RNA sequence: CGAGUUCGCCGGGCGGCCGCGGCGGGAGACCGUCGAGGAAAGUCCGGACUCCACAGGGCAGGGUGCUGGGUAACGCCCAGGCGGGGAGACCCGACGGAAAGUGCAACAGAGAGCAGACCGCCGAUGGCCCUCGGGCACAGGCAAGGGUGAAACGGUGGGGUAAGAGCCCACCAGCAUCCCGGGAGACCGGGGUGGCUCUGCAAACCCCACCCGGAGCAAGGCCAGACAGGGACGCCGGUGGCCCGCCGAUCGAGUCCCGGGUAGGCCGCACGAGGUCGGCGGCGACGUCGGCCCCAGAUGGAUGGCCGCCCCGAGGCGACGCCUCGGACAGAAUCCGGCUUACAGGCGGACUCGCCAC
RNA sequence: GCGGGCGUCGUUCAAAGGCAGGACCUCAGAUUUCCAUUCUGACGAUGCCGGUUCGAUUCCGGUCGCCCGCU
Numbered sequence: 001c002g003a004g005u006u007c008g009c010c011g012g013g014c015g016g017c018c019g020c021g022g023c024g025g026g027a028g029a030c031c032g033u034c035g036a037g038g039a040a041a042g043u044c045c046g047g048a049c050u051c052c053a054c055a056g057g058g059c060a061g062g063g064u065g066c067u068g069g070g071u072a073a074c075g076c077c078c079a080g081g082c083g084g085g086g087a088g089a090c091c092c093g094a095c096g097g098a099a100a101g102u103g104c105a106a107c108a109g110a111g112a113g114c115a116g117a118c119c120g121c122c123g124a125u126g127g128c129c130c131u132c133g134g135g136c137a138c139a140g141g142c143a144a145g146g147g148u149g150a151a152a153c154g155g156u157g158g159g160g161u162a163a164g165a166g167c168c169c170a171c172c173a174g175c176a177u178c179c180c181g182g183g184a185g186a187c188c189g190g191g192g193u194g195g196c197u198c199u200g201c202a203a204a205c206c207c208c209a210c211c212c213g214g215a216g217c218a219a220g221g222c223c224a225g226a227c228a229g230g231g232a233c234g235c236c237g238g239u240g241g242c243c244c245g246c247c248g249a250u251c252g253a254g255u256c257c258c259g260g261g262u263a264g265g266c267c268g269c270a271c272g273a274g275g276u277c278g279g280c281g282g283c284g285a286c287g288u289c290g291g292c293c294c295c296a297g298a299u300g301g302a303u304g305g306c307c308g309c310c311c312c313g314a315g316g317c318g319a320c321g322c323c324u325c326g327g328a329c330a331g332a333a334u335c336c337g338g339c340u341u342a343c344a345g346g347c348g349g350a351c352u353c354g355c356c357a358c
Numbered sequence: 359g360c361g362g363g364c365g366u367c368g369u370u371c372a373a374a375g376g377c378a379g380g381a382c383c384u385c386a387g388a389u390u391u392c393c394a395u396u397c398u399g400a401c402g403a404u405g406c407c408g409g410u411u412c413g414a415u416u417c418c419g420g421u422c423g424c425c426c427g428c429u
Stems, first nucleotide, its partner, number of pairs: 001354010012310007020035006037329001041340002044338005049216004056244004061212005066080005081095001082093004096207002101205002103201003118146002120142003125139002127136003154172006173197001175194008220267004229258005235252001236248003274293008311327007359428007368382004376412001384400005405421005
């Protein structure tokens, strides 16, 4: 200099004028102060909170799935193991079980699941011919080579044979099992024995382990106000798919239908698993201690507009300046921790590879 | 706020994980003097991005759009 990897951050700034919502002050005019985001989004997970047993037992159903740790909890995060990709920094992985059972494997192909013989090889043994080297046909044997396929029942070499084959042997890979060493563990390194080899798919059913009670701030509670009851079902309701249990009711409620009334206010609701700076512990996620800070609360729903200077980008020009246009995605509604998705442009840290120079 | 379903030729519907198929429409040809009917043929699609699998319309995740239910 070029190409890349990864982590973190910002995402217009300052001033003036007008306007909107909350809170505080004031008798009032008015004054002071605060006022969107990293995703406020999707609602995909997890919790807090509230009500129902301080949520209990079983079935059903759903979810998660290497190990250890973090956390209020998680399907999140951190560290590690194993597998895969890359030249490398680094990235990706729903990563338990296929020798518990069931199921599927189209087409092609001889054969696709305790497989099979199309081409091919052999034809030793038995038959025939013969110039005694051999030749021919069948029975039969074989699975080395070819071919099909995503996948063909270990690989290489040697022995063996008529030709062959784990048929036998050596090495290698893999499986089962035993032992030694390391590690907290997943796992790693090494050695012995065994039968010689066992296909893939569980984001197919299923099995195993662990987790999950239901509903949701329109939860739930308080106040004010209005109204008119009638009928059916029929013994239950909290309780949701079912059963048990528990609690409350034991003619008072429930469900449905018809009819009537209302379309209000307040709390919940903004101090929290809170933010920030520093110290300590930890590889890290994170934890802990101390100081400082108070940081939106609307309810048809505020957070906006204009001007000036600067910043950035694009275009143009009579060009070291001037003019014009533009400034991403988006936008709170009970709150919090994650994940995912959208995002113009910019900044910083760490690292890798290539080339050149010293 | 909570929950459920769907997305396939232009339209409406199919498709045990194995060549995406009908019906209507469109176009072309045949039949007819011409048109209609009829017959034959053709064109034409899995919303998008990933993953699992030998193989995905189908299974899983994300995303976009549409519809419905409860309160």
Overview
This is a predicted complex of two RNAs, RNase P RNA and transfer RNA, with 429 nucleotides together. It holds a member of the Rfam family "Bacterial RNase P class A". Its family is annotated with tRNA processing, ribonuclease P activity and dimeric ribonuclease P complex in the Gene Ontology. By type it is a ribozyme. Model confidence (mean pLDDT): 80 of 100.